[in-house]
RNA sequence: CAACCAUCCAGAGCGGCCGAGAGAUCUGGCUCCGUGACGCCGCAGCAACCUCCCGCGUUUCUCCGGGAAGGUGCUCAUGCCAGAGCCGAUGGAGC
Numbered sequence: 001c002a003a004c005c006a007u008c009c010a011g012a013g014c015g016g017c018c019g020a021g022a023g024a025u026c027u028g029g030c031u032c033c034g035u036g037a038c039g040c041c042g043c044a045g046c047a048a049c050c051u052c053c054c055g056c057g058u059u060u061c062u063c064c065g066g067g068a069a070g071g072u073g074c075u076c077a078u079g080c081c082a083g084a085g086c087c088g089a090u091g092g093a094g095c
Base pairs, nucleotide, nucleotide: 001094004092005091006090007089008088013043014042015041016040017039021032022031023030025084026083027082028081029080044075045074046073049071050070051069052067053066054065055064079087
C1' cells in the first nucleotide's frame, strides 16, 4: 500500500497530563463532555485474529475443546440510529 479473506447487536477501568469538543466522512437525530470528554502515558482488564502450549482426532493435515507466554486489537451507547458512499475499523495473508 490497491486488491483478497474473516469479523464488527457479547465482553472489559482506574490514575496522571492536556484543555474543548468527541462519537471515521456528509446530512438528520441521539449520546458523552470543565463533576474534564476526545487524545497521550502508566498500570490493570476484556477478548481469542495470528504465533505458541495442552487435549481430542489423525499416516499427516484439518475440524473441535481448553490455556493466555508473545504479536496485535479493544475497554459510553449495535460501526450509537437512519440515509449516502470507490464507506469505516480490526485481524490475517500478501506486496
Overview: The prediction has a mean pLDDT of 82. SAM riboswitch aptamer (S box leader) from Citricoccus sp. K5, 95 nucleotides, folded computationally. The model forms 96% of the base pairs in the Rfam consensus.